The RNA shown here (c-di-GMP-I-GGC riboswitch aptamer) has 78 nucleotides and comes from a Thermoleophilaceae bacterium.
RNA sequence: GUCGAAAAAGGCAAACCCGCUGCGAGGCGGGGGCGCAAAACCAGGGGCCUGGAACAAAAGGUCGCCCAGUUGCCGAGG
Repeated sequence: GUCGAAAAAGGCAAACCCGCUGCGAGGCGGGGGCGCAAAACCAGGGGCCUGGAACAAAAGGUCGCCCAGUUGCCGAGG
RNA backbone atom coordinates (compact mmCIF):
# COMPACT_ATOMS: atom_id res chain seq x y z
P G A 1 -0.70 3.78 3.58
O5' G A 1 -0.84 2.83 2.31
C5' G A 1 -0.68 3.36 1.00
C4' G A 1 -0.67 2.24 0.00
C3' G A 1 -1.91 1.36 0.00
O3' G A 1 -2.97 1.92 -0.74
C1' G A 1 0.00 0.00 0.00
P U A 2 -4.51 1.72 -0.25
O5' U A 2 -4.77 0.16 -0.51
C5' U A 2 -4.79 -0.35 -1.83
C4' U A 2 -4.74 -1.87 -1.81
C3' U A 2 -5.91 -2.54 -1.09
O3' U A 2 -7.04 -2.66 -1.92
C1' U A 2 -3.88 -3.51 -0.38
P C A 3 -8.51 -2.47 -1.26
O5' C A 3 -8.61 -3.65 -0.19
C5' C A 3 -8.61 -5.01 -0.59
C4' C A 3 -8.44 -5.91 0.62
C3' C A 3 -9.50 -5.74 1.69
O3' C A 3 -10.66 -6.49 1.39
C1' C A 3 -7.37 -5.71 2.70
P G A 4 -12.11 -5.94 1.85
O5' G A 4 -12.13 -6.25 3.41
C5' G A 4 -11.90 -7.57 3.88
C4' G A 4 -11.70 -7.55 5.38
C3' G A 4 -12.95 -7.12 6.15
O3' G A 4 -13.00 -7.87 7.37
C1' G A 4 -11.15 -5.72 6.71
P A A 5 -14.44 -8.32 7.92
O5' A A 5 -14.09 -9.63 8.75
C5' A A 5 -12.77 -10.14 8.77
C4' A A 5 -12.57 -10.94 10.04
C3' A A 5 -13.61 -10.64 11.12
O3' A A 5 -14.05 -11.83 11.74
C1' A A 5 -11.41 -10.12 11.89
P A A 6 -15.41 -12.44 11.31
O5' A A 6 -16.27 -12.51 12.64
C5' A A 6 -16.79 -11.37 13.27
C4' A A 6 -17.01 -11.64 14.75
C3' A A 6 -15.72 -11.77 15.55
O3' A A 6 -15.96 -11.36 16.89
C1' A A 6 -16.91 -13.79 15.66
P A A 7 -15.47 -9.96 17.38
O5' A A 7 -13.88 -9.92 17.09
C5' A A 7 -13.01 -10.79 17.80
C4' A A 7 -11.86 -10.03 18.42
C3' A A 7 -12.21 -8.70 19.09
O3' A A 7 -12.73 -8.90 20.38
C1' A A 7 -10.25 -8.47 17.80
P A A 8 -13.74 -7.81 21.01
O5' A A 8 -12.75 -6.65 21.46
C5' A A 8 -11.81 -6.85 22.52
C4' A A 8 -10.91 -5.65 22.65
C3' A A 8 -11.63 -4.31 22.76
O3' A A 8 -12.04 -4.05 24.09
C1' A A 8 -9.93 -4.15 21.15
P A A 9 -13.35 -3.11 24.31
O5' A A 9 -12.79 -1.65 24.00
C5' A A 9 -11.81 -1.07 24.85
C4' A A 9 -11.30 0.21 24.26
C3' A A 9 -12.35 1.24 23.88
O3' A A 9 -12.85 1.95 24.99
C1' A A 9 -10.78 1.06 22.14
P G A 10 -14.43 2.24 25.08
O5' G A 10 -14.68 3.36 23.96
C5' G A 10 -14.31 4.70 24.19
C4' G A 10 -14.01 5.40 22.89
C3' G A 10 -15.20 5.82 22.04
O3' G A 10 -15.87 6.98 22.51
C1' G A 10 -13.59 4.81 20.67
P G A 11 -17.44 7.11 22.20
O5' G A 11 -17.48 7.38 20.63
C5' G A 11 -16.84 8.51 20.07
C4' G A 11 -16.95 8.49 18.57
C3' G A 11 -18.36 8.55 18.01
O3' G A 11 -18.90 9.86 18.06
C1' G A 11 -17.13 6.92 16.84
P C A 12 -20.49 10.03 18.33
O5' C A 12 -21.12 9.73 16.90
C5' C A 12 -20.72 10.46 15.76
C4' C A 12 -21.21 9.78 14.51
C3' C A 12 -22.72 9.59 14.43
O3' C A 12 -23.37 10.75 13.98
C1' C A 12 -21.63 7.59 13.82
P A A 13 -24.80 11.16 14.60
O5' A A 13 -25.75 10.01 14.07
C5' A A 13 -25.87 9.74 12.67
C4' A A 13 -26.68 8.47 12.47
C3' A A 13 -28.08 8.59 13.05
O3' A A 13 -29.07 8.12 12.16
C1' A A 13 -26.91 6.72 14.00
P A A 14 -30.52 8.74 12.16
O5' A A 14 -31.31 7.68 11.27
C5' A A 14 -30.95 7.48 9.91
C4' A A 14 -31.70 6.29 9.37
C3' A A 14 -33.18 6.26 9.72
O3' A A 14 -33.93 7.06 8.84
C1' A A 14 -32.22 4.17 10.19
P A A 15 -35.18 7.91 9.37
O5' A A 15 -36.23 6.78 9.79
C5' A A 15 -36.80 5.93 8.81
C4' A A 15 -37.55 4.79 9.47
C3' A A 15 -38.67 5.21 10.40
O3' A A 15 -39.86 5.52 9.70
C1' A A 15 -37.36 3.54 11.43
P C A 16 -40.68 6.83 10.05
O5' C A 16 -41.06 6.62 11.58
C5' C A 16 -41.95 5.58 11.97
C4' C A 16 -41.94 5.43 13.48
C3' C A 16 -42.17 6.72 14.25
O3' C A 16 -43.55 7.04 14.35
C1' C A 16 -40.31 5.60 15.16
P C A 17 -44.00 8.57 14.39
O5' C A 17 -43.63 9.00 15.88
C5' C A 17 -44.27 8.38 16.99
C4' C A 17 -43.70 8.92 18.29
C3' C A 17 -43.61 10.43 18.40
O3' C A 17 -44.86 11.02 18.73
C1' C A 17 -41.58 9.50 19.12
P C A 18 -45.19 12.50 18.19
O5' C A 18 -44.28 13.43 19.11
C5' C A 18 -44.51 13.48 20.52
C4' C A 18 -43.46 14.36 21.19
C3' C A 18 -43.26 15.74 20.57
O3' C A 18 -44.27 16.66 20.93
C1' C A 18 -41.16 14.76 21.00
P G A 19 -44.67 17.83 19.89
O5' G A 19 -43.45 18.85 19.99
C5' G A 19 -43.19 19.52 21.21
C4' G A 19 -41.90 20.30 21.12
C3' G A 19 -41.79 21.27 19.95
O3' G A 19 -42.47 22.48 20.19
C1' G A 19 -39.80 20.03 20.14
P C A 20 -43.12 23.28 18.91
O5' C A 20 -41.85 23.91 18.18
C5' C A 20 -41.05 24.87 18.85
C4' C A 20 -39.78 25.14 18.06
C3' C A 20 -39.98 25.58 16.61
O3' C A 20 -40.34 26.94 16.48
C1' C A 20 -38.30 23.94 16.70
P U A 21 -41.32 27.37 15.26
O5' U A 21 -40.42 27.12 13.96
C5' U A 21 -39.24 27.88 13.73
C4' U A 21 -38.48 27.33 12.55
C3' U A 21 -39.24 27.27 11.23
O3' U A 21 -39.30 28.54 10.60
C1' U A 21 -38.08 25.25 11.56
P G A 22 -40.60 28.87 9.67
O5' G A 22 -40.33 28.06 8.32
C5' G A 22 -39.33 28.51 7.41
C4' G A 22 -39.20 27.53 6.27
C3' G A 22 -40.49 27.20 5.52
O3' G A 22 -40.85 28.21 4.62
C1' G A 22 -39.26 25.22 5.92
P C A 23 -42.39 28.72 4.54
O5' C A 23 -43.20 27.42 4.09
C5' C A 23 -44.61 27.35 4.30
C4' C A 23 -45.24 26.50 3.23
C3' C A 23 -44.65 25.10 3.09
O3' C A 23 -45.27 24.20 3.97
C1' C A 23 -44.87 26.12 0.96
P G A 24 -44.38 23.13 4.78
O5' G A 24 -43.90 22.13 3.62
C5' G A 24 -44.85 21.30 2.95
C4' G A 24 -44.21 20.70 1.72
C3' G A 24 -42.99 19.85 1.97
O3' G A 24 -43.37 18.52 2.28
C1' G A 24 -42.54 21.37 0.23
P A A 25 -42.48 17.63 3.25
O5' A A 25 -41.29 17.11 2.33
C5' A A 25 -41.53 16.13 1.31
C4' A A 25 -40.35 16.05 0.38
C3' A A 25 -39.02 15.77 1.05
O3' A A 25 -38.82 14.39 1.26
C1' A A 25 -38.77 17.58 -0.44
P G A 26 -38.50 13.84 2.72
O5' G A 26 -37.50 14.91 3.34
C5' G A 26 -36.11 14.85 3.21
C4' G A 26 -35.53 16.25 3.29
C3' G A 26 -34.83 16.60 4.60
O3' G A 26 -33.52 16.06 4.66
C1' G A 26 -36.25 18.37 3.98
P G A 27 -32.90 15.68 6.10
O5' G A 27 -32.58 17.11 6.74
C5' G A 27 -31.65 17.99 6.13
C4' G A 27 -31.61 19.31 6.88
C3' G A 27 -31.27 19.18 8.36
O3' G A 27 -29.88 19.10 8.56
C1' G A 27 -33.16 20.57 8.11
P C A 28 -29.32 18.19 9.77
O5' C A 28 -29.63 19.06 11.07
C5' C A 28 -29.02 20.32 11.24
C4' C A 28 -29.61 21.02 12.45
C3' C A 28 -29.65 20.20 13.73
O3' C A 28 -28.39 20.15 14.39
C1' C A 28 -31.71 21.26 13.43
P G A 29 -28.04 18.82 15.23
O5' G A 29 -28.94 18.95 16.54
C5' G A 29 -28.69 19.98 17.48
C4' G A 29 -29.73 19.96 18.57
C3' G A 29 -29.96 18.63 19.27
O3' G A 29 -28.96 18.31 20.21
C1' G A 29 -32.04 19.60 18.78
P G A 30 -28.63 16.76 20.51
O5' G A 30 -29.90 16.23 21.32
C5' G A 30 -30.16 16.74 22.61
C4' G A 30 -31.45 16.16 23.16
C3' G A 30 -31.56 14.64 23.15
O3' G A 30 -30.83 14.02 24.19
C1' G A 30 -33.57 15.57 22.35
P G A 31 -30.18 12.55 23.93
O5' G A 31 -31.44 11.58 23.89
C5' G A 31 -32.18 11.32 25.07
C4' G A 31 -33.47 10.60 24.76
C3' G A 31 -33.35 9.19 24.20
O3' G A 31 -33.08 8.22 25.20
C1' G A 31 -34.97 10.37 22.97
P G A 32 -32.06 6.98 24.87
O5' G A 32 -32.73 6.26 23.62
C5' G A 32 -33.96 5.55 23.77
C4' G A 32 -34.44 5.06 22.41
C3' G A 32 -33.49 4.08 21.72
O3' G A 32 -33.79 2.76 22.13
C1' G A 32 -34.13 5.80 20.20
P G A 33 -32.56 1.71 22.37
O5' G A 33 -32.11 1.27 20.89
C5' G A 33 -33.07 0.72 19.99
C4' G A 33 -32.52 0.66 18.59
C3' G A 33 -31.22 -0.14 18.49
O3' G A 33 -31.22 -0.87 17.26
C1' G A 33 -30.90 2.02 17.61
P C A 34 -31.44 -2.46 17.25
O5' C A 34 -31.40 -2.79 15.69
C5' C A 34 -32.60 -3.02 14.98
C4' C A 34 -32.47 -2.55 13.54
C3' C A 34 -31.17 -2.91 12.83
O3' C A 34 -31.14 -4.28 12.44
C1' C A 34 -31.82 -0.71 12.29
P G A 35 -29.71 -5.02 12.26
O5' G A 35 -29.20 -4.50 10.84
C5' G A 35 -27.84 -4.23 10.60
C4' G A 35 -27.71 -2.89 9.91
C3' G A 35 -26.27 -2.46 9.65
O3' G A 35 -25.81 -3.00 8.42
C1' G A 35 -27.42 -0.71 10.72
P C A 36 -24.24 -3.45 8.33
O5' C A 36 -23.47 -2.05 8.29
C5' C A 36 -23.67 -1.15 7.21
C4' C A 36 -22.89 0.12 7.45
C3' C A 36 -21.39 -0.05 7.64
O3' C A 36 -20.73 -0.15 6.40
C1' C A 36 -22.26 1.46 9.27
P A A 37 -19.60 -1.31 6.18
O5' A A 37 -18.25 -0.48 6.04
C5' A A 37 -17.70 0.19 7.13
C4' A A 37 -16.48 0.96 6.72
C3' A A 37 -15.35 0.11 6.14
O3' A A 37 -14.47 0.98 5.41
C1' A A 37 -14.72 0.91 8.26
P A A 38 -14.45 1.12 3.90
O5' A A 38 -13.99 2.64 3.92
C5' A A 38 -14.91 3.65 3.62
C4' A A 38 -15.64 4.09 4.88
C3' A A 38 -16.87 4.96 4.58
O3' A A 38 -17.85 4.69 5.57
C1' A A 38 -15.44 6.11 5.99
P A A 39 -19.35 4.46 5.05
O5' A A 39 -20.17 5.32 6.11
C5' A A 39 -20.21 6.74 6.04
C4' A A 39 -21.13 7.30 7.10
C3' A A 39 -20.84 6.79 8.50
O3' A A 39 -21.25 7.77 9.45
C1' A A 39 -22.93 5.95 7.76
P A A 40 -20.25 8.55 10.37
O5' A A 40 -19.35 9.25 9.26
C5' A A 40 -19.71 10.48 8.74
C4' A A 40 -18.58 11.47 8.98
C3' A A 40 -18.58 12.63 7.99
O3' A A 40 -19.42 13.68 8.46
C1' A A 40 -16.43 11.64 8.06
P C A 41 -20.44 14.37 7.43
O5' C A 41 -19.48 15.25 6.50
C5' C A 41 -18.68 16.28 7.06
C4' C A 41 -17.70 16.79 6.03
C3' C A 41 -18.31 17.20 4.70
O3' C A 41 -18.91 18.48 4.73
C1' C A 41 -16.38 15.91 4.33
P C A 42 -20.20 18.76 3.77
O5' C A 42 -19.64 18.62 2.29
C5' C A 42 -18.71 19.57 1.77
C4' C A 42 -18.25 19.15 0.40
C3' C A 42 -19.34 19.01 -0.64
O3' C A 42 -19.66 20.25 -1.23
C1' C A 42 -17.90 17.13 -0.73
P A A 43 -21.21 20.65 -1.49
O5' A A 43 -21.72 19.63 -2.60
C5' A A 43 -21.03 19.50 -3.84
C4' A A 43 -22.00 19.17 -4.95
C3' A A 43 -23.00 20.29 -5.26
O3' A A 43 -23.24 20.31 -6.67
C1' A A 43 -24.17 18.35 -4.64
P G A 44 -22.41 21.32 -7.60
O5' G A 44 -21.36 20.35 -8.33
C5' G A 44 -20.52 20.91 -9.34
C4' G A 44 -19.88 19.80 -10.14
C3' G A 44 -20.81 18.71 -10.65
O3' G A 44 -21.50 19.12 -11.82
C1' G A 44 -18.92 17.70 -9.66
P G A 45 -22.96 18.54 -12.17
O5' G A 45 -22.68 17.04 -12.62
C5' G A 45 -22.01 16.78 -13.85
C4' G A 45 -22.01 15.30 -14.16
C3' G A 45 -23.36 14.61 -14.00
O3' G A 45 -24.21 14.80 -15.12
C1' G A 45 -21.71 13.35 -12.90
P G A 46 -25.81 14.92 -14.88
O5' G A 46 -26.22 13.43 -14.45
C5' G A 46 -26.13 12.39 -15.41
C4' G A 46 -26.34 11.03 -14.75
C3' G A 46 -27.66 10.81 -14.05
O3' G A 46 -28.74 10.58 -14.95
C1' G A 46 -25.92 9.97 -12.70
P G A 47 -30.23 11.11 -14.55
O5' G A 47 -30.62 10.21 -13.29
C5' G A 47 -30.80 8.81 -13.43
C4' G A 47 -31.01 8.16 -12.09
C3' G A 47 -32.23 8.63 -11.32
O3' G A 47 -33.42 8.03 -11.78
C1' G A 47 -30.37 8.53 -9.87
P C A 48 -34.79 8.89 -11.88
O5' C A 48 -35.21 9.04 -10.35
C5' C A 48 -35.53 7.91 -9.56
C4' C A 48 -35.57 8.27 -8.09
C3' C A 48 -36.48 9.44 -7.73
O3' C A 48 -37.84 9.05 -7.62
C1' C A 48 -34.40 9.74 -6.68
P C A 49 -39.00 10.09 -8.06
O5' C A 49 -38.98 11.14 -6.86
C5' C A 49 -39.32 10.74 -5.54
C4' C A 49 -39.05 11.85 -4.55
C3' C A 49 -39.72 13.18 -4.86
O3' C A 49 -41.09 13.20 -4.49
C1' C A 49 -37.47 13.56 -4.27
P U A 50 -42.11 14.16 -5.31
O5' U A 50 -41.73 15.61 -4.74
C5' U A 50 -41.92 15.92 -3.37
C4' U A 50 -41.41 17.31 -3.08
C3' U A 50 -42.08 18.43 -3.88
O3' U A 50 -43.30 18.81 -3.29
C1' U A 50 -39.74 18.73 -3.87
P G A 51 -44.54 19.24 -4.25
O5' G A 51 -43.97 20.50 -5.06
C5' G A 51 -43.67 21.72 -4.39
C4' G A 51 -42.96 22.65 -5.35
C3' G A 51 -43.74 22.93 -6.63
O3' G A 51 -44.60 24.04 -6.44
C1' G A 51 -41.51 22.32 -7.16
P G A 52 -46.22 23.82 -6.50
O5' G A 52 -46.56 23.93 -8.04
C5' G A 52 -46.27 25.12 -8.76
C4' G A 52 -45.95 24.79 -10.19
C3' G A 52 -47.02 23.97 -10.90
O3' G A 52 -48.07 24.79 -11.35
C1' G A 52 -44.86 23.10 -11.37
P A A 53 -49.62 24.46 -10.95
O5' A A 53 -50.05 23.32 -11.96
C5' A A 53 -51.19 22.50 -11.69
C4' A A 53 -51.40 21.54 -12.83
C3' A A 53 -50.18 20.73 -13.22
O3' A A 53 -50.11 19.55 -12.46
C1' A A 53 -51.12 21.73 -15.15
P A A 54 -48.73 19.01 -11.95
O5' A A 54 -48.03 18.46 -13.26
C5' A A 54 -48.56 17.33 -13.96
C4' A A 54 -47.82 17.18 -15.27
C3' A A 54 -46.32 17.01 -15.13
O3' A A 54 -46.01 15.64 -15.08
C1' A A 54 -46.81 18.71 -16.72
P C A 55 -45.08 15.03 -14.09
O5' C A 55 -44.16 14.15 -15.07
C5' C A 55 -42.80 13.94 -14.83
C4' C A 55 -42.17 13.53 -16.14
C3' C A 55 -42.08 14.65 -17.15
O3' C A 55 -40.91 15.41 -16.96
C1' C A 55 -43.00 12.73 -18.18
P A A 56 -41.02 17.01 -16.66
O5' A A 56 -41.35 17.57 -18.11
C5' A A 56 -40.39 17.51 -19.16
C4' A A 56 -40.05 18.91 -19.67
C3' A A 56 -39.15 19.73 -18.76
O3' A A 56 -37.79 19.37 -18.88
C1' A A 56 -40.94 21.07 -19.47
P A A 57 -36.85 19.54 -17.62
O5' A A 57 -36.81 21.11 -17.33
C5' A A 57 -36.13 21.99 -18.21
C4' A A 57 -36.45 23.43 -17.88
C3' A A 57 -35.89 23.98 -16.58
O3' A A 57 -34.52 24.28 -16.69
C1' A A 57 -38.11 24.71 -16.85
P A A 58 -33.62 24.28 -15.40
O5' A A 58 -34.10 25.57 -14.57
C5' A A 58 -33.91 26.86 -15.11
C4' A A 58 -34.56 27.89 -14.22
C3' A A 58 -34.09 27.90 -12.78
O3' A A 58 -32.86 28.59 -12.65
C1' A A 58 -36.43 28.05 -12.82
P A A 59 -31.72 27.95 -11.76
O5' A A 59 -32.35 27.94 -10.30
C5' A A 59 -32.78 29.16 -9.68
C4' A A 59 -33.63 28.84 -8.47
C3' A A 59 -32.98 27.89 -7.49
O3' A A 59 -32.09 28.57 -6.63
C1' A A 59 -35.20 27.20 -7.90
P G A 60 -30.95 27.78 -5.90
O5' G A 60 -31.79 27.02 -4.78
C5' G A 60 -31.47 25.68 -4.44
C4' G A 60 -32.63 25.12 -3.65
C3' G A 60 -32.31 23.81 -2.97
O3' G A 60 -31.69 24.05 -1.71
C1' G A 60 -34.29 23.57 -4.19
P G A 61 -30.49 23.08 -1.26
O5' G A 61 -31.22 21.72 -0.90
C5' G A 61 -32.19 21.70 0.14
C4' G A 61 -32.82 20.33 0.23
C3' G A 61 -31.85 19.18 0.35
O3' G A 61 -31.37 19.03 1.67
C1' G A 61 -33.48 18.66 -1.24
P U A 62 -29.88 18.50 1.89
O5' U A 62 -29.98 16.96 1.51
C5' U A 62 -30.82 16.09 2.26
C4' U A 62 -30.94 14.76 1.55
C3' U A 62 -29.62 14.03 1.31
O3' U A 62 -29.23 13.30 2.45
C1' U A 62 -30.93 14.01 -0.66
P C A 63 -27.73 13.39 2.99
O5' C A 63 -26.85 12.74 1.85
C5' C A 63 -27.05 11.38 1.46
C4' C A 63 -25.79 10.83 0.85
C3' C A 63 -24.60 10.78 1.78
O3' C A 63 -24.62 9.53 2.45
C1' C A 63 -23.97 11.54 -0.39
P G A 64 -24.00 9.26 3.80
O5' G A 64 -24.61 7.85 4.18
C5' G A 64 -24.70 6.83 3.20
C4' G A 64 -26.03 6.11 3.30
C3' G A 64 -27.25 6.98 3.06
O3' G A 64 -28.22 6.20 2.39
C1' G A 64 -27.42 5.96 5.16
P C A 65 -28.77 6.66 0.95
O5' C A 65 -27.99 5.70 -0.06
C5' C A 65 -28.39 4.36 -0.24
C4' C A 65 -28.33 4.00 -1.71
C3' C A 65 -26.95 4.22 -2.35
O3' C A 65 -26.04 3.17 -2.07
C1' C A 65 -28.62 5.15 -3.72
P C A 66 -24.48 3.48 -2.01
O5' C A 66 -24.06 3.62 -3.54
C5' C A 66 -24.17 2.50 -4.41
C4' C A 66 -23.83 2.91 -5.82
C3' C A 66 -22.49 3.59 -6.02
O3' C A 66 -21.40 2.68 -6.05
C1' C A 66 -24.14 4.79 -7.19
P C A 67 -19.94 3.16 -5.58
O5' C A 67 -19.47 4.19 -6.71
C5' C A 67 -19.23 3.75 -8.03
C4' C A 67 -18.96 4.92 -8.95
C3' C A 67 -17.80 5.82 -8.56
O3' C A 67 -16.54 5.27 -8.87
C1' C A 67 -19.63 7.14 -9.23
P A A 68 -15.28 5.64 -7.95
O5' A A 68 -15.02 7.18 -8.29
C5' A A 68 -14.57 7.57 -9.57
C4' A A 68 -14.51 9.07 -9.68
C3' A A 68 -13.67 9.78 -8.62
O3' A A 68 -12.28 9.71 -8.90
C1' A A 68 -15.71 10.92 -8.86
P G A 69 -11.24 9.56 -7.68
O5' G A 69 -11.29 10.99 -6.99
C5' G A 69 -10.87 12.15 -7.69
C4' G A 69 -11.15 13.39 -6.88
C3' G A 69 -10.56 13.40 -5.47
O3' G A 69 -9.19 13.75 -5.46
C1' G A 69 -12.80 14.10 -5.37
P U A 70 -8.22 13.12 -4.35
O5' U A 70 -8.63 13.90 -3.02
C5' U A 70 -8.41 15.30 -2.91
C4' U A 70 -8.88 15.79 -1.55
C3' U A 70 -8.34 15.02 -0.35
O3' U A 70 -7.03 15.40 -0.01
C1' U A 70 -10.66 15.34 -0.10
P U A 71 -6.03 14.26 0.59
O5' U A 71 -6.58 14.05 2.07
C5' U A 71 -6.42 15.06 3.06
C4' U A 71 -7.28 14.79 4.26
C3' U A 71 -6.96 13.54 5.09
O3' U A 71 -5.83 13.71 5.92
C1' U A 71 -9.28 13.72 4.79
P G A 72 -4.95 12.42 6.26
O5' G A 72 -5.91 11.57 7.19
C5' G A 72 -6.27 12.04 8.48
C4' G A 72 -7.31 11.15 9.10
C3' G A 72 -6.86 9.71 9.39
O3' G A 72 -6.14 9.62 10.60
C1' G A 72 -8.98 9.70 8.36
P C A 73 -5.36 8.26 10.96
O5' C A 73 -6.36 7.55 11.96
C5' C A 73 -6.68 8.14 13.20
C4' C A 73 -7.42 7.17 14.08
C3' C A 73 -6.79 5.80 14.23
O3' C A 73 -5.74 5.78 15.18
C1' C A 73 -9.09 5.56 13.83
P C A 74 -4.51 4.77 14.99
O5' C A 74 -5.18 3.34 15.18
C5' C A 74 -5.70 2.95 16.45
C4' C A 74 -6.34 1.58 16.34
C3' C A 74 -5.44 0.51 15.75
O3' C A 74 -4.57 -0.04 16.72
C1' C A 74 -7.54 0.43 14.71
P G A 75 -3.07 -0.47 16.33
O5' G A 75 -3.26 -1.86 15.61
C5' G A 75 -4.07 -2.88 16.21
C4' G A 75 -4.36 -3.97 15.21
C3' G A 75 -3.10 -4.62 14.66
O3' G A 75 -3.28 -6.03 14.56
C1' G A 75 -4.46 -3.82 12.90
P A A 76 -2.34 -6.98 15.36
O5' A A 76 -2.65 -8.40 14.71
C5' A A 76 -3.03 -9.47 15.53
C4' A A 76 -3.90 -10.45 14.77
C3' A A 76 -3.31 -10.99 13.47
O3' A A 76 -2.31 -11.96 13.69
C1' A A 76 -5.59 -10.49 13.19
P G A 77 -1.08 -12.12 12.61
O5' G A 77 -1.79 -12.68 11.31
C5' G A 77 -2.36 -13.98 11.31
C4' G A 77 -3.16 -14.22 10.06
C3' G A 77 -2.42 -13.94 8.76
O3' G A 77 -1.55 -14.99 8.39
C1' G A 77 -4.54 -12.95 8.68
P G A 78 -0.20 -14.66 7.59
O5' G A 78 -0.74 -14.33 6.13
C5' G A 78 -1.42 -15.34 5.37
C4' G A 78 -1.98 -14.76 4.10
C3' G A 78 -0.97 -14.01 3.23
O3' G A 78 -0.16 -14.89 2.48
C1' G A 78 -2.96 -12.77 3.39
It was read from a public genome assembly, where an Rfam model found it.